[in-house]
RNA sequence: GAAGCAAGCCAGACAAUCGCUGGCCUUAUCGUAAUGUUAAGGCGGGAGGAAGGUCCGGACUCCAUAGAGCAGGGUGACGGCUAACGGCCGUACGCUGAAAGCCGCAAGGUAUAAGGCGAGGAAUAGGGCCACAGAGACGAGCGUAUUUAGUUACGGUGAAACGCGGUAACCUCCACCCGGAGCAAUUUCAAAUAGGCACGCAUUGAUGCUGCUCGCGGAGCGUGCGGGUAGAAAGCUUGAGCGCUGGAGUAAUCCAGCGCCUAGAGGAAUGAUUGUCAUAGCAUGGAGCAGCAAUGCCGAGUGCCGUAACAGAAUCCGGCCUACCGGCUUGCUUCACUU
Numbered sequence: 001g002a003a004g005c006a007a008g009c010c011a012g013a014c015a016a017u018c019g020c021u022g023g024c025c026u027u028a029u030c031g032u033a034a035u036g037u038u039a040a041g042g043c044g045g046g047a048g049g050a051a052g053g054u055c056c057g058g059a060c061u062c063c064a065u066a067g068a069g070c071a072g073g074g075u076g077a078c079g080g081c082u083a084a085c086g087g088c089c090g091u092a093c094g095c096u097g098a099a100a101g102c103c104g105c106a107a108g109g110u111a112u113a114a115g116g117c118g119a120g121g122a123a124u125a126g127g128g129c130c131a132c133a134g135a136g137a138c139g140a141g142c143g144u145a146u147u148u149a150g151u152u153a154c155g156g157u158g159a160a161a162c163g164c165g166g167u168a169a170c171c172u173c174c175a176c177c178c179g180g181a182g183c184a185a186u187u188u189c190a191a192a193u194a195g196g197c198a199c200g201c202a203u204u205g206a207u208g209c210u211g212c213u214c215g216c217g218g219a220g221c222g223u224g225c226g227g228g229u230a231g232a233a234a235g236c237u238u239g240a241g242c243g244c245u246g247g248a249g250u251a252a253u254c255c256a257g258c259g260c261c262u263a264g265a266g267g268a269a270u271g272a273u274u275g276u277c278a279u280a281g282c283a284u285g286g287a288g289c290a291g292c293a294a295u296g297c298c299g300a301g302u303g304c305c306g307u308a309a310c311a312g313a314a315u316c317c318g319g320c321c322u323a324c325c326g327g328c329u330u331g332c333u334u335c336a337c338u339u
Stems, first nucleotide, its partner, number of pairs: 001335010012277007020046002023043006030036001048310001052321002055319005060182004072178005077091005093118004101110003121173002126171002128167003138163001142155004186234004196225006208216002241260008281304004288297003
């Protein structure tokens, strides 16, 4: 330098102004059964690598549940990792895999490295099925030759043919795993009104109009308790957490030490404007290089544009899959050249 791969990181920066949503503090204000409301000021926090699809696995909560079996669902090389997995790592096997080289007039053919991919237990437990071609396709028959004898040999096609074939991504068998619903889970506090229970009062007139007397009306009224609803709170973000260093291991991963706290809303905030600039895009294009020239290559600088991909937390984790403008860094393998 050519070619092919792998891993990690970023996902515009800064400033000013105006907002939005939480937390803490201060002051004022209004108010509830309770939590609190509103306003002003101060100091902090405020989306992602996939927050997405909801496909797989778990934590957590409630319900169910002696034990064992059947049914149903899932997984499947071997070994390991993990809370668990259909995930990840390693090994074996198979497939794939570039430039170069070689063959070839050419089209093209041919190989491996790193890397990538893999629904892959059992076909002698049993059933089913086997396109096209072929006389015949699963169970033995058929043809030719041969023999005492269906006794022996051969049979074009086809993946498989006269059989100890193939197919389990058809049923099945074997081994292992699996209860259900999901944070709108679930738990706590708890009005008004209605209804329930207990006690007391009440047609010998309670209660109400009405503070008292009269009058009118006429069957409920009072107190307490408990359940549920509105409402409020918890669950709710300190966790299989993140970073650095060291150690064990081929690796996934594990162990130790030190440091850090990084949204927590509840119909749902995380934004907008302006300025100065990165990046990308478009236009122009000095100098240089090649060339006789036409022209081509390169692209400093300048101008325009004005933020630009996929996307938007909702109980939380581990994965998988899908979407994605671009940029940066590191590493691996093969080949060619130079020293």
RNAcentral holds the sequence, with entries from ENA. Bacterial RNase P class A from Undibacterium sp., 339 nucleotides, folded computationally. Its mean pLDDT, the model's own confidence on a scale to 100, is 76. A source record names the gene rnpB. Rfam family: Bacterial RNase P class A. Rfam classes the family as a ribozyme.